RNA sequence: UCCAGAUAAGGGCAAACCAUUCUAAAGGAUGGGACGCAAAGACACAGGUCUACUGUUGGUUUACCAACUAUGACGGCUGGUCCUCCUGG
Numbered sequence: 001u002c003c004a005g006a007u008a009a010g011g012g013c014a015a016a017c018c019a020u021u022c023u024a025a026a027g028g029a030u031g032g033g034a035c036g037c038a039a040a041g042a043c044a045c046a047g048g049u050c051u052a053c054u055g056u057u058g059g060u061u062u063a064c065c066a067a068c069u070a071u072g073a074c075g076g077c078u079g080g081u082c083c084u085c086c087u088g089g
Stems, first nucleotide, its partner, number of pairs: 002089004012037002017032006035076001041082003045079003048074003055068006
């Protein structure tokens, strides 16, 4: 430096769900909790997915409905970039 993670040790993270809280929503934060994870560490760069306050268009009962829209999100969906513990080769 590269490859692999069946086994061992020390550790790490924490899905669903619950409570509190922020947000228009998606979703986030904190605590509890463990389904799982060898990058379930970091970055929204490419794809993908979710939402639609606002905006645009249309309809109408004139303050509501529908469609579209990311500038909002998701890294525990895939790829990419960067960093990396232990064991073995």